[in-house]
RNA sequence: AUCCGAUAAUGGCAAACCCAGAGAAAUCUGGGGGCGCAAAGCUACAGGGGCUAAAGUCAUCGACCAUGCCAGCCAGUUGCCGAA
Numbered sequence: 001a002u003c004c005g006a007u008a009a010u011g012g013c014a015a016a017c018c019c020a021g022a023g024a025a026a027u028c029u030g031g032g033g034g035c036g037c038a039a040a041g042c043u044a045c046a047g048g049g050g051c052u053a054a055a056g057u058c059a060u061c062g063a064c065c066a067u068g069c070c071a072g073c074c075a076g077u078u079g080c081c082g083a084a
Stems, first nucleotide, its partner, number of pairs: 004082002012037002017032006035072001041077003047074002049070003056064003
C1' cells in the first nucleotide's frame, strides 16, 4: 500500500411511522423518531435496473410515453480508522 472488516477508538448517517410544507404523482425538504449502514459520502440523458405519468400520442374504460424521480438495488468514484 492492496485486500479485508473487531463486541476496538473517534465521530457520522438515518428506514418505517408521526407532524408541517412542496408536487399531478413518484418523490423531496424541515422537525421528531431509529430499522439499519464502513461508504446509508458524492454521481441519475450521455452504465444497468426500478418508480411515477402531469403534458403528449393512441383513444372507450384504458394503454403507451420522462422531459419528473430513486444513490438505503447493482454500479462508478472519492474517503476515516486498523484488531485478525
Molecule: c-di-GMP-I riboswitch aptamer
Organism: Mesobacillus selenatarsenatis SF-1